């Protein structure tokens, strides 16, 4: 330098929210201020870049036909469907 692990941070798992375990991915480049034990290195803003996700089923397509507010659990918030009072 480069891969793999771990930790820790941050994102994400087809419609809302708390908590919880799970499981996925990232943690690059470049400018410009500041600092410092200074030619290396922290910290703060801005830009490009970038992953994981973005439901199913039939169809060659057009286009038709369906599930569910959970990746799992509880309980809220909507909204559906039955019975009751």
């Nucleotide at each position: 330098a480069c891969g793999u692990c771990g930790a820790u941070c941050g994102g994400c798992g087809a419609u809302g929210g708390c908590g919880u375990c799970c499981g996925c991915c990232g943690a690059g480049a470049c400018a410009c201020a500041c600092c410092c034990a200074c030619c290396g290195g922290g910290u703060g803003u801005g830009u490009c870049u970038g992953a994981a996700c973005c439901g199913c089923c039939c169809g060659c397509a057009a286009g038709g036909g369906c599930u569910g507010a959970u990746g799992g659990c509880u309980c809220c918030u909507g909204g559906g469907u039955c019975a009751c009072c």
This is a predicted structure of an 85-nucleotide RNA (Fluoride riboswitch aptamer (crcB RNA motif)) from a Chloroflexota bacterium. The organism belongs to Chloroflexota, within Bacteria. The prediction has a mean pLDDT of 76.